RNAcentral holds the sequence, with entries from Rfam. This is a predicted structure of an 86-nucleotide RNA (c-di-GMP-I riboswitch aptamer) from Paenibacillus sp. N3.4. The organism belongs to Paenibacillus, within Bacteria. Its mean pLDDT, the model's own confidence on a scale to 100, is 85.
[in-house]
């Protein structure tokens, strides 16, 4: 430097759900809680994908349709990296 995570150690993160808070919502924050994770670290103007629609537009109207400027990194991707092994 590269490769793959068999074993082990030190540790790390924390799904659902509950309580409190923020938000129009998606979702996020704190505490509890562990389904899982070797990147479940970071990146969401300058890859793809997904969610939501306060608002805006369309529509005669609807519990309709469309649109991020709002989100998701625990969807793929990009990037950096602990430990031991080869």
């Nucleotide at each position: 430097a590269a490769g793959a995570g068999a074993u082990a150690a030190a540790g790390g993160c924390a799904a659902a759900c509950u309580u409190g808070g923020u938000g129009a919502a998606a979702a996020c924050c704190a505490a509890g809680g562990a389904c899982g994770c070797a990147a479940a670290g970071c990146u969401a103007g300058a890859g793809g994908g997904g969610c939501u629609a306060c608002u805006c537009g369309a529509g005669a109207g609807a519990u309709u349709c469309g649109a991020a400027u709002g989100c998701c990194a625990g969807c793929c991707a990009g990037u950096u990296u602990c430990c031991g092994c080869u």